């Protein structure tokens, strides 16, 4: 210089202008400050934390599987053994157990598991063909009668597991309708019933309409109040936490221990956005300069245009796994070249 492999990191910058959510101040007007990610995704493990309950036993179902180690825990990490791939650096593995049971063994090959007889030989019977019986050797095959292989088949063996989730739960609390209590009001007549009550017709008011008030007019049994549960609807749970930087220490490492410091979204039909300019990266055109017979094609870059990834918290963490333009940066490896 080339190819590679581990691992960390950034995720366009900067000003101005108008908005949005939250906070503190202010009487207000308004001002300061703070405002998405490495995956905020997928919801696939695994905790917190709230409920129901009180998980003690069994029975099923599920997950997980080399050793030791880490953690709040894991199906995740870390170290190491083995086995497979690579010259190497590294990578990748469900890697307990063929001990009981029951299944399967592709193709080949007579027979792939409780039998079997292609071929050769050897025995007896037979003229011979072939018939039985034995079971050394030949062929096929990963494996062939000596015993094997597969559990990412069932299945044992260990270990783990109560379900449901912030729409969780807690708390305040309208109107309407419904419960229960009390007070007030509840004429009459007919009919059906045994009563209770139901249906008709006629009136009544401290009820009700005629938008306010009086007169009048019209419906015609309930009305008032207190209790309680629930809904709209509000607040909490929310965001100081297995947090996050630094410095020392201990471990090969994941991690830990000690000290220091700092607080960085909390909305909730859902805020975290628009515009413009400047600068940067990328790529087209077009110049310009090499090269050519003319290209191709290598460099530059004053101007012109396009485009800047994947993606948006919703109770909170701690993995995994997908998505992702471009960069940067550390340690290894192998090859090539020259000292």
């Nucleotide at each position: 210089g080339g190819a590679g492999u581990c691992g960390g990191c950034c995720a366009g910058g900067c000003a101005g202008c108008c908005g949005c959510u939250g906070u503190a101040c202010g009487c207000a007007a308004g001002u300061g400050c703070a405002g998405a990610g490495g995956a905020a995704a997928g919801u696939c493990c695994g905790g917190g934390c709230u409920c129901c309950g009180c998980a003690g036993a069994g029975c099923g179902a599920g997950a997980u599987g080399c050793a030791g180690g880490g953690u709040a825990a894991c199906g995740c990490c870390c170290u190491g053994g083995c086995a497979c791939g690579g010259c190497g650096a590294c990578g990748u593995g469900a890697c307990g157990a063929a001990g009981a049971g029951g299944g399967c063994c592709a193709c080949a090959g007579a027979g792939a598991c409780g039998a079997g007889u292609c071929u050769u030989c050897c025995g007896u019977u037979g003229a011979a063909a072939a018939a039985c019986g034995g079971a050394a050797g030949g062929g096929u095959g990963a494996a062939a009668c000596g015993g094997g292989g597969c559990a990412a088949c069932c299945u044992c063996c260990a270990u783990c597991c109560g379900g449901a989730g912030c729409a969780a739960c807690a708390c305040c609390a309208a109107a309407u309708a419904g419960g229960c209590a009390a007070g007030c009001g509840u004429g009459g007549c007919g009919u059906g019933g045994c009563a209770a009550c139901a249906c008709g017709c006629c009136g009544u008011a401290u009820g009700g309409c005629c938008g306010g008030c009086u007169c009048g007019g019209c419906c015609g049994a309930g009305c008032u109040u207190g209790c309680g549960g629930g809904u709209a609807g509000g607040u909490g749970g929310c965001u100081a936490g297995a947090g996050c930087c630094c410095c020392g220490g201990g471990g090969u490492g994941a991690c830990c221990c000690g000290g220091g410091g700092u607080c960085g979204a909390g909305a909730g039909g859902a805020a975290u956005g628009g515009c413009u300019g400047c600068c940067g990266g990328u790529c087209c055109c077009a110049c310009c300069g090499g090269g050519u017979c003319a290209a191709a094609c290598c460099g530059g870059c004053c101007g012109g245009g396009a485009c800047c990834a994947c993606a948006g918290a919703a109770c909170c963490c701690g993995g995994c796994u997908u998505a992702u333009c471009g960069g940067c940066c550390u340690g290894c490896u192998c090859c090539c070249a020259c000292u």
Notes
The RNA shown here (Bacterial RNase P class A) has 339 nucleotides and comes from a Burkholderiales bacterium. Taxonomically the source falls in Burkholderiales (Bacteria, Pseudomonadati, Pseudomonadota, Betaproteobacteria). The prediction has a mean pLDDT of 76. It is recorded under the gene name rnpB. The RNAcentral record of the sequence draws on ENA.